[in-house]
Context: one part of a larger RNA
RNA sequence: AGCAUUCGGUGGAUGCCUAGCCACUCAGAGCCGAGGAAAGACGCGAUAAGCUGCGAAAAGCUUCGGGGAGGAGCAAAUAUCCUACGAUCCGAAGAUGUCUGAAUGGGGAAACCCACCUAAGAAAAGCUUAGGUAUUUUCAGGUAAAUUCAUAGCCUGAAAAAGGGAACCUGGGGAACUGAAACAUCUCAGUACCCAGAGGAAAAGAAAGAAACAUCGAUUUCCUAAGUAGCGGCGAGCGAACGGGAAAGAGCCUAAACCAAAUGGCGUGCCAUUUGGGGUUAAGGACUACAAUAAGCGAGCCAACUUCUACCAGAAAGGUUCUGGGAAGACCUGCCAAAGAGGGUGAAAGCCCCGUAAGGGAAAGAAGAAAGCAGCAAGUAGGAUCCAAAGUAGCGCAAGGCACGAGAAACCUAGCGUGAAGUCGGGGGGACCACCCCCCAAGGCUAAAUACUCCUGAGUGAGCGAUAGAGCACAAGUACUGUGAAGGAAAGGUGAAAAGAACCCCGGGAGGGGAGUGAAAAAGAACCUGAAACCGAAUGUUU
Numbered sequence: 001a002g003c004a005u006u007c008g009g010u011g012g013a014u015g016c017c018u019a020g021c022c023a024c025u026c027a028g029a030g031c032c033g034a035g036g037a038a039a040g041a042c043g044c045g046a047u048a049a050g051c052u053g054c055g056a057a058a059a060g061c062u063u064c065g066g067g068g069a070g071g072a073g074c075a076a077a078u079a080u081c082c083u084a085c086g087a088u089c090c091g092a093a094g095a096u097g098u099c100u101g102a103a104u105g106g107g108g109a110a111a112c113c114c115a116c117c118u119a120a121g122a123a124a125a126g127c128u129u130a131g132g133u134a135u136u137u138u139c140a141g142g143u144a145a146a147u148u149c150a151u152a153g154c155c156u157g158a159a160a161a162a163g164g165g166a167a168c169c170u171g172g173g174g175a176a177c178u179g180a181a182a183c184a185u186c187u188c189a190g191u192a193c194c195c196a197g198a199g200g201a202a203a204a205g206a207a208a209g210a211a212a213c214a215u216c217g218a219u220u221u222c223c224u225a226a227g228u229a230g231c232g233g234c235g236a237g238c239g240a241a242c243g244g245g246a247a248a249g250a251g252c253c254u255a256a257a258c259c260a261a262a263u264g265g266c267g268u269g270c271c272a273u274u275u276g277g278g279g280u281u282a283a284g285g286a287c288u289a290c291a292a293u294a295a296g297c298g299a300g301c302c303a304a305c306u307u308c309u310a311c312c313a314g315a316a317a318g319g320u321u322c323u324g325g326g327a328a329g330a331c332c333u334g335c336c337a338a339a340g341a342g343g344g345u346g347a348a349a350g351c352c353c354c355g356u357a358a359g360g361g362a363a364a365g366a367a368g369a370a371a372g373c374a375g376c377a378a379g380u381a382g383g384a385u386c387c388a389a390a391g392u393a394g395c396g397c398a399a400g401g402c403a404c405g406a407g408a409a410a411c412c413u414a415g416c417g418u419g420a421a422g423u424c425g426g427g428g429g430g431a432c433c434a435c436c437c438c439c440c441a442a443g444g445c446u447a448a449a450u451a452c453u454c455c456u457g458a459g460u461g462a463g464c465g466a467u468a469g470a471g472c473a474c475a476a477g478u479a480c481u482g483u484g485a486a487g488g489a490a491a492g493g494u495g496a497a498a499a500g501a502a503c504c505c506c507g508g509g510a511g512g513g514g515a516g517u518g519a520a521a522a523a524g525a526a527c528c529u530g531a532a533a534c535c536g537a538a539u540g541u542u543u
Stems, first nucleotide, its partner, number of pairs: 001542009015528001016493002020464002022461007029453002031164002039100003042055003046078001050074002061094006070082003105114003115133007135161009168199001169197005179186001183233001209216002220247005230238002251445003254389001258277009282423001284387003287382004296376002300373002305368005311360002317333004322329001334351002336340001342354003394418004399413003404430001425440005480487002500527001503514004
């Protein structure tokens, strides 16, 4: 030095565990903000670095309700206090709430700097305290230029807006990689991304529809039709609708004709505007005549009641010369069950504890909501006259959307140009024409079925179990890196209970040896188990 065996060290795999995650289900909630949000800075404790809580009234103050013995958070110890005159704690409603931040008195390199006005403190220009002072829009009032009236402008008051938020939604913009085995039309895709805006949903929506000679009857979503009909360098690919079935179900209001009033204008009996009535569909309405005041609807208000936001109460088991550190295990004998879900307790508990089933409960606040109320609302006949949404429909050019790439290309939408009809009217039925059929554009509103989950509660899992599961089970978006945008960790486990090793010995200490605790210390805090690599000692053997 090699090899082998044994015993150790190191190391932290494995096993077991879970305080944390992941995915989903069923409900709830679906906004917060000038009454100053979200997010922060700095502070607040007897001692206080971090987290949590709170705000100079600062781990808190008040009221009301619950609860009933301890309490002063994580977090031990000490000190000092609070508490049956009911603390701590839980719920509801309030108060306080520094500074930054839309940040809003002005400024600014966020958490800082500098002001003015009014009031109070006996006077005071200083100080303190309190309140106010941004901008824009709308409404109201005041004042008032060039410029006579007036208007602009300016001032004051009231109300509103702004900013934030995970996804979902609508609108305005809008790629490329990629695929086509290259690539340009095409595709990816109206996707990603940017911007604006709204709501708990949004959007859409009560036919100028869809059909096919039969009809249906707003919208939305799902299943199907169907990978069909089609579109397509007819390549890659894209991809309906009708019809059928289901969820849900709800319909309405204006403009106009006409009537009335007020105001204004002038040409003095007309016109315009505003307000009120009227009226709302294609089997119309106004108008004239007759008759009538209802059925019904009720999306707004109020609200019995219900639910939620603390809680209350809640059955039934004992024993032992068993094992053990410990009984919930074993054995013996019982009991409850509308409760044998689950968790804990020194191993494995229906009957020990918390709970569970079935019940009960609210001073205060919230949500829903029956009944009721406001509100809305009717018919018949006549067919003379009047009305029924204009720079609109249509057309031309060149686009976009429609499954449909200019195609035979209808339909829908906007740009530029042009530009109707007037109910004897107009649009559509995939060029266009005729017949036939369907429907009434150029105004508006509308619940439900649908989408999503930052958030709350209950629960589930052939989901993970510390290199997994979230990046984070721990001081985690922390430490650290970067000028910055941004990137971004590692790190869990003594024991049932600290009983966390008094005392003695060696040592400067670290560490160790005794003693003691404990079931165990080969559980000693570098702490469950403790693999391998790696290091060492002893023994054997070989050279």
A computed fold for a 543-nucleotide part of an RNA from a Clostridia bacterium, annotated as large-subunit ribosomal RNA, domain I. The organism belongs to Clostridia, within Bacteria.